[in-house]
RNA sequence: AGAAAUCGCACGCCUAGUCCGGGCGUACCGGAACGGGGGAACCAAUCCAGGGGCGAAUCUGCUGGCCGUCGGCCCCCAGGCGACGCGGCGAGCAGAGCGGCUAUCUCCGGCCGUAGUCCGUCAGCUAACCCCGUCGGCGUGGGAAGACUCU
Numbered sequence: 001a002g003a004a005a006u007c008g009c010a011c012g013c014c015u016a017g018u019c020c021g022g023g024c025g026u027a028c029c030g031g032a033a034c035g036g037g038g039g040a041a042c043c044a045a046u047c048c049a050g051g052g053g054c055g056a057a058u059c060u061g062c063u064g065g066c067c068g069u070c071g072g073c074c075c076c077c078a079g080g081c082g083a084c085g086c087g088g089c090g091a092g093c094a095g096a097g098c099g100g101c102u103a104u105c106u107c108c109g110g111c112c113g114u115a116g117u118c119c120g121u122c123a124g125c126u127a128a129c130c131c132c133g134u135c136g137g138c139g140u141g142g143g144a145a146g147a148c149u150c151u
Base pairs, nucleotide, nucleotide: 001006011139012138013137014136018032019031020030021029022028033134034133035132036131037130038129043124050122051119052118053117054116058096059095060094061093062092063091065089066088067087068086069085072081073080074079097114098113099112100111101110102109104147105146106144107143108142
């Protein structure tokens, strides 16, 4: 702005995920910045029941459930039931650790997250060197002192 769907702009937040230039362009190309991976020596260490990466996303305890197995029980067979224990899967709660916001910064207080995903038998660290990413998702604001900046 619009009836609405929706579109555009401003400010702010998580995240590396932003900015600049060329281009009619939302295609595409290049650069800066930020971020990730591979990769010697020396050192270090382990696999083969695998292992490893990105990320704050790990660890501990408690409670319930499901599946499998087992002594045993029922039973003509087939099959069924199955305590305790063990193994596996998954859920919830709590705590510790870690991470984020609270509109300059710090402190106090408060609130929130603790996911997901990738490689594919292979990668420790790692100079030179090589390769890759620039997504996606959202809408917080209580107090105090000090410091800083602007007018």